Model confidence (mean pLDDT): 78 of 100.
Predicted 3D model of RNase P RNA and transfer RNA as a complex of 455 nucleotides.
It holds a member of the Rfam family "Bacterial RNase P class A". Rfam's curators write: Ribonuclease P (RNase P) is a ubiquitous endoribonuclease, found in archaea, bacteria and eukarya as well as chloroplasts and mitochondria. Rfam classes the family as a ribozyme.
[in-house]
RNA sequence: CGAGAGCUACAGGCGCUCGCUCGGGUUUCGGCCCGAGAGGAAAGUCCGGGCUCCGCAGGGCAGGAUGCCGGGUAACGCCCGGUGAGGGAAACCUCGAGGAAAGUGCCACAGAAAAGCAAAACCUCCCGGGUCGGUUUCGAUCGCCCCGGGUAAGGGUGAAAAGGUGGAGUAAGAGCCCACCGCGCAGUCGGCAACGGCUGCGGCACGGCAAACCCCAUCCGGAGCAAGGCCACGUAGGGAGGCGUUCGAGGGCUGCCCGCCCGAGCCUCCGGGUAGGCCGCACGAGGCGCGCGGCGACGCGCGUCCCAGAGGAAUGACCGCCACGGCACCGAAGGCAACGACGGCGCCGCACAGAACCCGGCUUAUGGAGGUCUCGGACA
RNA sequence: GGUGGGGUAGCCAAGUGGUCAGGCAAUGGUUUGCAAAACCAUUAUACGCGAGUUCGAAUCUCGUCCCCACCUCCA
Numbered sequence: 001c002g003a004g005a006g007c008u009a010c011a012g013g014c015g016c017u018c019g020c021u022c023g024g025g026u027u028u029c030g031g032c033c034c035g036a037g038a039g040g041a042a043a044g045u046c047c048g049g050g051c052u053c054c055g056c057a058g059g060g061c062a063g064g065a066u067g068c069c070g071g072g073u074a075a076c077g078c079c080c081g082g083u084g085a086g087g088g089a090a091a092c093c094u095c096g097a098g099g100a101a102a103g104u105g106c107c108a109c110a111g112a113a114a115a116g117c118a119a120a121a122c123c124u125c126c127c128g129g130g131u132c133g134g135u136u137u138c139g140a141u142c143g144c145c146c147c148g149g150g151u152a153a154g155g156g157u158g159a160a161a162a163g164g165u166g167g168a169g170u171a172a173g174a175g176c177c178c179a180c181c182g183c184g185c186a187g188u189c190g191g192c193a194a195c196g197g198c199u200g201c202g203g204c205a206c207g208g209c210a211a212a213c214c215c216c217a218u219c220c221g222g223a224g225c226a227a228g229g230c231c232a233c234g235u236a237g238g239g240a241g242g243c244g245u246u247c248g249a250g251g252g253c254u255g256c257c258c259g260c261c262c263g264a265g266c267c268u269c270c271g272g273g274u275a276g277g278c279c280g281c282a283c284g285a286g287g288c289g290c291g292c293g294g295c296g297a298c299g300c301g302c303g304u305c306c307c308a309g310a311g312g313a314a315u316g317a318c319c320g321c322c323a324c325g326g327c328a329c330c331g332a333a334g335g336c337a338a339c340g341a342c343g344g345c346g347c348c349g350c351a352c353a354g355a356a357c358c359c360g361g362c363u364u365a366u367g368g369a370g371g372u373c374u375c376g377g378a379c380a
Numbered sequence: 381g382g383u384g385g386g387g388u389a390g391c392c393a394a395g396u397g398g399u400c401a402g403g404c405a406a407u408g409g410u411u412u413g414c415a416a417a418a419c420c421a422u423u424a425u426a427c428g429c430g431a432g433u434u435c436g437a438a439u440c441u442c443g444u445c446c447c448c449a450c451c452u453c454c455a
Base pairs, nucleotide, nucleotide: 001376002375003374004373005372007370008369010367012322013321014320015319017317018316020037021036022035023034024033025032026031039352043363044362046361047360048359049358050357051224052223053222054221058258059257060256061255063220064219065218066217067216068082069081070080071079072078083097084095085094086093087092098215099214103213104212105209106208107207122155123154125150126149127148128147129146130145132143133142134141163181164180165179166178167177182204183202184201185200186199187198188197189196190195228279229278230277231276238270239269240268241267242266243265250262251261252260272454273453286305287304288303289302290301291300292299293298324349325348326347327346329344330343331342334339381451382450383449384448385447386446387445390404391403392402398435406422407421408420409419410418428444429443430442431441432440
């Protein structure tokens, strides 16, 4: 210098003028003064929790979610550390990574055959028999076809054909046998564990799909701030239909059932009124700094700070200077030249995006910057 | 703000793992004096987009974009 990998912090600054929202103060009620005022994603609403209400929610079925191991956490589908598998030359990255010897199902087309049974013979290979033909030293041998059998080694089909390579063996072949690899089982050692190492045994018995049903383990009560509470204002608590009052509608309570409790009203449609205020609502699993423990996620202790709160919804606009990036021009040590550290001047650009009860995550959108690591090249 | 549903030719719409039905519309032809209707034929534009699982995805899973509906109080 080039290519790549991962990590971290930030989200331009200052000033003048005019304006917006909230809080406090003051007022002669016109206003004036002081203070504060979006994000890393405020987004998607995909997970988890706080909070609120439902009687603090009994049992069963159904349903949903998660899925290697250990840890962190209020909790999680998140994070950290490890194991295994896969990718990469490496740094490093990815994983929805339980179970296919519990059962069911699927595997289109092609192919002889698509699955748990010691399966399957389309072509080839081998053996035996037969008709015909060739050759003949009459022993035999060769070829086409047919029949019976052997064989999963070769071909072919397919995404996938019932371990792989090599040897021995055979009529031809085959884990039929042997070596190595793979697989399974057992023992042992290391590890909390996932798992790994070693040794022995078994000729192999077990195709794939669970982001198909399902099985196993663990977890889940429902709704959501338009939750919920208070005040004010206003009206016809009107009409029609249906169901029901011990033969129990409906509600608590959620998809269903049982059980418990309340229980005389409930549901749908039409019509009427109100489109006001306050609380919830800003001190919180809070931020920052230091120390300690831990590989780390994180935890503990001490100190310090108070940091948006609207309701058709504030957080802005213009100008100037500086900073950053790009382009063009001028100057410039130097150089044959191309070029050129640096300086000046002009123009352009400066992302994604806007809180709505609040937090922890994930995902997506997005701008440039810093240092670290890997590989390659050049120079010293 | 919250909750639920959906996206398949120009329009409506079936399909829920195996090369996407059907109807309307469009184009051409037959018929007609000309049209309509009817009949025959045809085309290309189709699974919102990007990844993954699978031999194979409109379908299953994840992410993303867009569209629609419902939810105040008296009650």